Record summary:
This is a predicted structure of a 713-nucleotide part of an RNA (large-subunit ribosomal RNA, domain II) from a Candidatus Omnitrophota bacterium. Lineage of the source: Bacteria > Pseudomonadati > Candidatus Omnitrophota.

Context: one part of a larger RNA
RNA sequence: GCCGGGGAGUUACUCCUGUAUAGCGAGCUUAACUCCAGUUAACUUCGGAGGUAGGCGUAGGGAAACCGAGUCCUAACUGGGCGCUUAGUUAUACAGGGUAGACCCGAAGCUGGGGUGAUCUACCCAUGGUCAGGAUGAACCUCGAGUAACAUCGGGGGGAGGUCCGAACCCGUCAGUGUUGAAAAACUGUGGGAUGAACUGUGGGUAGGAGUGAAAGGCUAAACAAACCCAGGGAUAGCUGGUUCUCCCCGAAAUAACUUUAGGGUUAGCCUCGAGAUUGGGAGAUGGGGGUAGAGUACUCGAUGGGCUAGGGACCCUACCAGGUUGCCAAACCCAACGAAACUCCGAAUACCAUUUUCCUCUAUCUCGGGAGUCAGUCUACGGGCGAUAAGGUCCGUGGUCGAGAGGGGAACAACCCAGAUCGCCAGUUAAGGUCCCUAAAUGCAGGCUAAGUGGAAAAGGAUGUGAAAUCGCUUAGACAACCGGGAUGUUGGCUUAGAGGCAGCCAUCAUUUAAAGAGUGCGUAACAGCUCACCGGUCGAUUACCUACCAUGAAAAUGGUGGGUGCGAUUUUGCGCCGACAAUAAUCGGGGCUAAGCCUGCUACCGAAGCUGCGACCCUGUACUCCAAGGUACAGAGGGUAGGGGAGCAUUCCACCACAGUGAAGCGGAAGCGUAAGCGACCGUGGAGUGAGUGGAAGAGAGAAUCCCGGU
Numbered sequence: 001g002c003c004g005g006g007g008a009g010u011u012a013c014u015c016c017u018g019u020a021u022a023g024c025g026a027g028c029u030u031a032a033c034u035c036c037a038g039u040u041a042a043c044u045u046c047g048g049a050g051g052u053a054g055g056c057g058u059a060g061g062g063a064a065a066c067c068g069a070g071u072c073c074u075a076a077c078u079g080g081g082c083g084c085u086u087a088g089u090u091a092u093a094c095a096g097g098g099u100a101g102a103c104c105c106g107a108a109g110c111u112g113g114g115g116u117g118a119u120c121u122a123c124c125c126a127u128g129g130u131c132a133g134g135a136u137g138a139a140c141c142u143c144g145a146g147u148a149a150c151a152u153c154g155g156g157g158g159g160a161g162g163u164c165c166g167a168a169c170c171c172g173u174c175a176g177u178g179u180u181g182a183a184a185a186a187c188u189g190u191g192g193g194a195u196g197a198a199c200u201g202u203g204g205g206u207a208g209g210a211g212u213g214a215a216a217g218g219c220u221a222a223a224c225a226a227a228c229c230c231a232g233g234g235a236u237a238g239c240u241g242g243u244u245c246u247c248c249c250c251g252a253a254a255u256a257a258c259u260u261u262a263g264g265g266u267u268a269g270c271c272u273c274g275a276g277a278u279u280g281g282g283a284g285a286u287g288g289g290g291g292u293a294g295a296g297u298a299c300u301c302g303a304u305g306g307g308c309u310a311g312g313g314a315c316c317c318u319a320c321c322a323g324g325u326u327g328c329c330a331a332a333c334c335c336a337a338c339g340a341a342a343c344u345c346c347g348a349a350u351a352c353c354a355u356u357u358u359c360c361u362c363u364a365u366c367u368c369g370g371g372a373g374u375c376a377g378u379c380u381a382c383g384g385g386c387g388a389u390a391a392g393g394u395c396c397g398u399g400g401u402c403g404a405g406a407g408g409g410g411a412a413c414a415a416c417c418c419a420g421a422u423c424g425c426c427a428g429u430u431a432a433g434g435u436c437c438c439u440a441a442a443u444g445c446a447g448g449c450u451a452a453g454u455g456g457a458a459a460a461g462g463a464u465g466u467g468a469a470a471u472c473g474c475u476u477a478g479a480c481a482a483c484c485g486g487g488a489u490g491u492u493g494g495c496u497u498a499g500a501g502g503c504a505g506c507c508a509u510c511a512u513u514u515a516a517a518g519a520g521u522g523c524g525u526a527a528c529a530g531c532u533c534a535c536c537g538g539u540c541g542a543u544u545a546c547c548u549a550c551c552a553u554g555a556a557a558a559u560g561g562u563g564g565g566u567g568c569g570a571u572u573u574u575g576c577g578c579c580g581a582c583a584a585u586a587a588u589c590g591g592g593g594c595u596a597a598g599c600c601u602g603c604u605a606c607c608g609a610a611g612c613u614g615c616g617a618c619c620c621u622g623u624a625c626u627c628c629a630a631g632g633u634a635c636a637g638a639g640g641g642u643a644g645g646g647g648a649g650c651a652u653u654c655c656a657c658c659a660c661a662g663u664g665a666a667g668c669g670g671a672a673g674c675g676u677a678a679g680c681g682a683c684c685g686u687g688g689a690g691u692g693a694g695u696g697g698a699a700g701a702g703a704g705a706a707u708c709c710c711g712g713u
Base pairs, nucleotide, nucleotide: 001713002712003711004710005709006708011100012099013098015097016096017095018094019093020092021091022090023089024088027056028055029054033050034049035048036047060067061066070082071081072080073079103242104241106239110232111231113230114229115228116227122206123205124204125203126202127201128200129199130198131196133165134164135163136161140157141156142155143154144153145152169193170192171191174189175188176187177186208224210220211219212218245649246648247647248646249645250644255268256267257266258265259264269374270373271371272370273369274368275367276366277365279364280361281360282359283358284356285355286354287353288352294346295344296343300340301339302338304336305335306334307333309330311329312328313326314325315324316323377402379400380399381398382397383396384395385394386393407418408417409416422617423616424615425614427613428612429611433607434606435605436592437591438590442604444603445602446601447600448599449598455594461579462578465576466575467574468573469572470571471570472569473568474567482539483538484537485536486535488512489511490510493507494506495505518533522531523530545566546565547564548563549562550561551560552559553558618639620637621636622635623634624633625632626631650702652699653698654697655696656695657694658692659691660690667686668685669684670683673680674679
């Protein structure tokens, strides 16, 4: 892991509430106990009779005295509160609540509870044991030297030390191995101590809020910030997990308020069941209030430019007082143009409220009562706050989806688009989306656009891409482009400057000759020079060419005829494209592939779902008819579903009645067939002694999950 078995809403209480049924009813009812009968091994249990203690109800109000269908408040109510205008009670079943372990398993823990442990380990006591070998060479003694005497020096002896090196012994530094190990702490190498605060044998002592501790919260028998065993004990667990047969009807919530509350509760909201009322919703019409969107600037606040002008600054002038200027700052006022959730002279659409002899829906509404679940929501569209006009962000509002929703589309994809699955059908028709192949259906029709594989990702910005529309100017008095020629004179304008001659810079920017020519557009020079532009003249010529529509001839190529169009420059609007455009698979069309099989406009056909329709079936509800009742027939409508509510059943064990059984029970192996399902099952075989259809009753009453328990494998 698998298989088999076990495994979770139970039981008690004459407790509370409700529903159903039954008895009696202004009443209902007995409890203990006694008697009788039967039963059991026994306690006992059941049945019958008695037993009126007690309980509930029949009257309330008031704190009470007290009064009473009233009473209390009050001096007193025309007032207000609670009541009155009757239905209860007993029993059984079921549902929920309460008290109990209360659906089951699961803590870490707690206890002036009781015990067991110092054979491990910590410390202590008593009594024993152990420490190869080597090195160093303290005190002290002695000899010699030395000194006035000491001191001091040298030789020898001596053998001190938490001394040195290093085995046993004790320890465990570093590394490797080991890590389901050889081992629940080791092995190998290396390392520390090794006469000491050393190590060790034996015996003994101290313990659970206690011991012991050269102190690490260490150790106290392989897990110690309070040991282990037993008990309280089924501690408690707002937490996690699990919670067992079937079918039918309805069907949520993830919100509000409060909460030592936030992953839990209580009440309300939303679901369901019962009873009773008779509303509710939508459309239309009519009538309302509003201050949002927008807009505006009349108020408030902000804010730009100009005018006007207090005040200030600066400068000039000035003995002082005054005065002047201003391209600076600027209140108030005026003009123009603005911004605003906490501005409004204005002001929608919706929404909301009300009325309605209209229409649709047909209980969707409300009240009371029983039972819940829900209190982590999610994405999407729109209106907003926060954030960065970020987030698959977060917080509100309104709608939708998912949640609890299958099917079709979107390549795949809870939330997007279409659409709400009772069951069956090798029938039809549509939605979204599609119709070249993969792949069902148009290589559909008509007219445009795109050349970028744009389509099949993106911005500011950029560009003689290309289509459409429009405006202006030039043009056979010759446009545009190109080519040829001219492009002058006063004059080197004045100033500045070393120089400044069109062309560093400043000022002015005239005039003349002209077909035309700037006191100069750019390059250039030290400055000139030189090249060039503006401007003018000439050459060329917008066509007989080309494009297109129609007609004729022709097999076609083509030819001919008729009609229309055309040049240059500038600008604007607009359609589709281009660049901008750098990432890790070829990897940004689902693929193949496509020049349409891309994009825009219009049209027709087809495909396409569990939608809709058709045929058949089941089930529920309503209505009508029938019917003693259950039910039957007809018609109409309904039947996605988690939490959850309601209804109806199947199976298991036991009991009673009634039945079956050696002419073969249960069980086991098959199995026709029946039922929507849980399930049932004639019959055959096996088996060899009990069992059950039916009607009732009672439960240790259904297994796939709980890192479930036991067994097997």
Model confidence (mean pLDDT): 83 of 100. It matches the Rfam family "Bacterial large subunit ribosomal RNA". Rfam links the family to the GO terms ribosome and structural constituent of ribosome.